Small-subunit ribosomal RNA, central domain from an uncultured marine bacterium, 350 nucleotides, folded computationally.

Context: one part of a larger RNA
RNA sequence: CUGGGCGUAAAGCGCACGUAGGCGGAUUAGAAAGUUAGAGGUGAAAUCCCGGGGCUCAACCCCGGAACUGCCUUUAAAACUACUAGUCUAGAGUUCGAGAGAGGUGAGUGGAAUUCCGAGUGUAGAGGUGAAAUUCGUAGAUAUCAGAAGGAAUACCAAUGGCGAAGGCAGCUCUCUGGCUCGUCACUGACGCUGAGGUGCGAAAGCGUGGGUAGCAAACAGGAUUAGAUACCCUGGUAGUCCACGCCGUAAACGAUGACAACUAGCCGUUGGGCAGAUUUAACUGUUCAGUGGCACAGCUAACGCAUUAAGUUGUCCGCCUGGGGAGUACGGCCGCAAGGCUAAAACUC
Numbered sequence: 001c002u003g004g005g006c007g008u009a010a011a012g013c014g015c016a017c018g019u020a021g022g023c024g025g026a027u028u029a030g031a032a033a034g035u036u037a038g039a040g041g042u043g044a045a046a047u048c049c050c051g052g053g054g055c056u057c058a059a060c061c062c063c064g065g066a067a068c069u070g071c072c073u074u075u076a077a078a079a080c081u082a083c084u085a086g087u088c089u090a091g092a093g094u095u096c097g098a099g100a101g102a103g104g105u106g107a108g109u110g111g112a113a114u115u116c117c118g119a120g121u122g123u124a125g126a127g128g129u130g131a132a133a134u135u136c137g138u139a140g141a142u143a144u145c146a147g148a149a150g151g152a153a154u155a156c157c158a159a160u161g162g163c164g165a166a167g168g169c170a171g172c173u174c175u176c177u178g179g180c181u182c183g184u185c186a187c188u189g190a191c192g193c194u195g196a197g198g199u200g201c202g203a204a205a206g207c208g209u210g211g212g213u214a215g216c217a218a219a220c221a222g223g224a225u226u227a228g229a230u231a232c233c234c235u236g237g238u239a240g241u242c243c244a245c246g247c248c249g250u251a252a253a254c255g256a257u258g259a260c261a262a263c264u265a266g267c268c269g270u271u272g273g274g275c276a277g278a279u280u281u282a283a284c285u286g287u288u289c290a291g292u293g294g295c296a297c298a299g300c301u302a303a304c305g306c307a308u309u310a311a312g313u314u315g316u317c318c319g320c321c322u323g324g325g326g327a328g329u330a331c332g333g334c335c336g337c338a339a340g341g342c343u344a345a346a347a348c349u350c
Base pairs, nucleotide, nucleotide: 003322004321005320006319007304008303012318014201015200016199017198021194022193023192025088026087027086028085029084030083033081034080035077036076037075038074039073040072041071042070049065050064051063052062053061054060091191092188093187094186096183097182098181099180103177104176106174107173108172109171110154115149117147120144121143125136126135162169163168206247207246208245209244210243211242215241216240220236221235222234223233258317259316260315261314262313263312266295267294268293269292270291271290272289273288274287275286276285277284299306300305323350324349325348332343333342334341335340
């Protein structure tokens, strides 16, 4: 390289948008680039192959044939691919009418709880643990009652639930705003799919500047435990956690399962629509789309299992893998304030 693969054995980029490229619906006509057929030219000789022949055989040599699968020119064909011109509506999108939602942004606001503060009641303990101690408390703690301050998170509802491309999103109200679903079939008429580079988004931790700090809590201190205890347990406690702006760009970023499309038994739920039936309305029943779950046939799989939300049967495009260690390391390059990230070997060894 080929081949074979990528849920768990090595292997799907964290996610999206999108450039080049690759691939691409139905139909008519044209032209004839690819394609197919014929003809001509060329494809040196030798070699290889086949049939003969010559050295006693063979290697070797000689003769003839075939072949040289290619290229060029030319004449045709027009199914397929590409191209040109036109038409269409099943893909895609738009309009119109409905709908659900923790989707995002900014602003405002509520109650519960913790902590702190001053005051009242009240008195000797309280905390904490396996047991204790450090700790707090007669300078009045813990407890209890009304008040005030501040920060952070939003019990119940709540779900096998919903939304989002992923990360993720949850009190309530308002503002601005993205996407999705259903119905209609009015409009555009292939406008599509994928996507190397590229660009953007991207949990937590971490970093820079400024603010904020109730609770929690790396580090740190003390008390225990222990042979020791740089831990697990306890008492404290600083960064941080929160906000604004700017970086970082990584995660078991997981469904460990790339995107899109088509096809392939069923059963039971659940969410949001539509239609039909029943009903005074609703609950309800059936059906049909779109999501989201549990089983299970065929099929697949090494097995586990997957199974119309495929890991089944296919197609298009991208990414990735190629024995373990060395190593996601060194060097170089690019990025970053740094931490570090991305790209990415070899010697050696089993």